[in-house]
Overview: The part of an RNA shown here (large-subunit ribosomal RNA, domain I) has 590 nucleotides and comes from a marine sediment metagenome. Its mean pLDDT, the model's own confidence on a scale to 100, is 82. It matches the Rfam family "Bacterial large subunit ribosomal RNA". Its family is annotated with structural constituent of ribosome and ribosome in the Gene Ontology.
Context: one part of a larger RNA
RNA sequence: GGCACUCGGUGGAUGCCUUGGUACAGAGAGGCGAUGAAGGACGUGAUAAGCUGCGAUAAGCUUCGUCUAGCUGCAAAUAAGCUUUGAGACGGAGAUUUCCGAAUGGGGCAACCCGGCCAGUUAUGCUGGUCAUCUUGCACUGAAUAAAUAGGUGUAAGAAGCGAACGCGGAGAACUGAAACAUCUAAGUAACCGCAGGAAAAUAAAACAAUAGUGAUUCCCUGAGUAGCGGCGAGCGAACGGGGAACAGCCCAAACCGGUUGAUACGUUAAAACCUAUCAGUGUUGUAUUACCGGUGUUGUGGGAGUUGACUGGAUUGGUGAUAGACAAUCCAAGGAGUUACAAAUUGUAUGUAUAAACGAAUGAUCUGGAAAGGUCAGCAAUAUAGGGUGACAGCCCCGUACUUGAAAUGCAUAUGACUCCUGUCGAAUUUCCCAAGUAAGGCGGGACACGAGGAAUCCUGUCUGAAUCUACCUGGACCAUCAGGUAAGGCUAAAUACUACUCUGUAACCGAUAGUGAACUAGUACCGUGAGGGAAAGGUGAAAAGUACCCCGGGAGGGGAGUGAAAUAGUACCUGAAACCGUGUGCCU
Numbered sequence: 001g002g003c004a005c006u007c008g009g010u011g012g013a014u015g016c017c018u019u020g021g022u023a024c025a026g027a028g029a030g031g032c033g034a035u036g037a038a039g040g041a042c043g044u045g046a047u048a049a050g051c052u053g054c055g056a057u058a059a060g061c062u063u064c065g066u067c068u069a070g071c072u073g074c075a076a077a078u079a080a081g082c083u084u085u086g087a088g089a090c091g092g093a094g095a096u097u098u099c100c101g102a103a104u105g106g107g108g109c110a111a112c113c114c115g116g117c118c119a120g121u122u123a124u125g126c127u128g129g130u131c132a133u134c135u136u137g138c139a140c141u142g143a144a145u146a147a148a149u150a151g152g153u154g155u156a157a158g159a160a161g162c163g164a165a166c167g168c169g170g171a172g173a174a175c176u177g178a179a180a181c182a183u184c185u186a187a188g189u190a191a192c193c194g195c196a197g198g199a200a201a202a203u204a205a206a207a208c209a210a211u212a213g214u215g216a217u218u219c220c221c222u223g224a225g226u227a228g229c230g231g232c233g234a235g236c237g238a239a240c241g242g243g244g245a246a247c248a249g250c251c252c253a254a255a256c257c258g259g260u261u262g263a264u265a266c267g268u269u270a271a272a273a274c275c276u277a278u279c280a281g282u283g284u285u286g287u288a289u290u291a292c293c294g295g296u297g298u299u300g301u302g303g304g305a306g307u308u309g310a311c312u313g314g315a316u317u318g319g320u321g322a323u324a325g326a327c328a329a330u331c332c333a334a335g336g337a338g339u340u341a342c343a344a345a346u347u348g349u350a351u352g353u354a355u356a357a358a359c360g361a362a363u364g365a366u367c368u369g370g371a372a373a374g375g376u377c378a379g380c381a382a383u384a385u386a387g388g389g390u391g392a393c394a395g396c397c398c399c400g401u402a403c404u405u406g407a408a409a410u411g412c413a414u415a416u417g418a419c420u421c422c423u424g425u426c427g428a429a430u431u432u433c434c435c436a437a438g439u440a441a442g443g444c445g446g447g448a449c450a451c452g453a454g455g456a457a458u459c460c461u462g463u464c465u466g467a468a469u470c471u472a473c474c475u476g477g478a479c480c481a482u483c484a485g486g487u488a489a490g491g492c493u494a495a496a497u498a499c500u501a502c503u504c505u506g507u508a509a510c511c512g513a514u515a516g517u518g519a520a521c522u523a524g525u526a527c528c529g530u531g532a533g534g535g536a537a538a539g540g541u542g543a544a545a546a547g548u549a550c551c552c553c554g555g556g557a558g559g560g561g562a563g564u565g566a567a568a569u570a571g572u573a574c575c576u577g578a579a580a581c582c583g584u585g586u587g588c589c590u
Stems, first nucleotide, its partner, number of pairs: 001589005007583003015575001016540002020511002022508007029500002031162002039100003042055003046078001050074002061094006070082003105114003115131007133159009166197001167195004177184001181231001207214002218245005228236002249492003256295004261291006272285001273282002275325006300470001302435004307428005313332006334423005346418010357405002363378005379396002381385001387399003441465008451477001472487005527534002547574001550561004
């Protein structure tokens, strides 16, 4: 020096464990914010660096409930206190809530600096309140410039900013694929912007279909990788029809009528006008156009208006007077409806539910052991043998679990009452009026439709043109005829559908500390970077600290005894403790 074995050191694999994660299901909630948010800075404890809580009333204040013997967070110890006159804990409602931040009196290098006005007070001080901008409504003012307008001032209401995904719209790539690449694809995707809701969007046929019919929208299954589109390459990719989920329908514009409304023009002869007829009366109250308000009206077997006819609960009132008629308005009755559309608020009661909780069955002996929940023997409960804890594996030890019960306060849902709103119907004739215009449609250029300009319908529109009103217009994939279906150019609308930052309950042939979130621990921390940004490592003594009194060596560190403990080779470098690596001892070889 090598090999083998032994005993160690180092190291932290493996096994076991789980406080933390992951995925999903079912409910809830689906927003917060000028009444100052999200997120922070700085404070706040007897002692206090971090986390948590809270805000100069500062690990808290008040009150109403629940609960019961302890309590002063993580987090020990000491001190000082609180507490059956109910502390602490849990829940409802309130008070306080520094400074920054949309940040909003002005400024600013966020958490700082500097003000104006009003009120209180003796006070130059202090305290409290108030003062940003924009939009809209109203009021008062008010130029050039007569009327007016712009502008100004005041006042009231609203907005702003944040937020995971889902939604609608605007604008919109490239890598890539085509085995290169340009049309094409990726893809109307990503990133960006605007706006919103608990969902959004869409929605009540100018729809489909085909000689038969369907009857708003949305979503799922199918039709179907079909018909098609396509450098007919790569690829893209319907619809009709069928089956389901869920179902809900409405309001305006116009014609016509009315108006103690505004504007413009005309009108003062007893013409016009005052519902109609007759008699009397009033005297510009009127006419036309237009705007606004109210009524009416809303459809495709075309509808409505106007004209005309019939029928229709009660009462009252009305227009210059009387009589008759017609019409209108109001109230009551009857009927109906309603807060998600069809108008729109609020509130009482009851029930349920959410936010604390309450009650809650049944076992002993003995053996082993440090410890019994294990073994043995003998019992019991079960609407409870889900689960967790307890010194090893517990239905009967503890917390719970099943069943049952429970709310002063606040929220939500449902029902009902208050409350609010609505109420003519049926014909006939077709001479009259209306039925959404720079629209439909067309040319040119783009885009969307599964459809790349194609035979290219349909939809949107930059530009140039530019209709019709029911004997009308649009559509049925060029176009024409016939036939069929529908009525554009105004609007609203629940459900079935999408998503989960957040709360609760539950589940797992999901992970188990190099895994699972980046994060089981002071984690988006330490640290790195000017910055945008990047981004760790790090769990386990024991049943219980019983965490080794005392003695010895040593300056200490660390050991040797002693003691604790079942165990100390479990000693805060702590469960197990592999390998690499470093040694001790013994044997063999050289």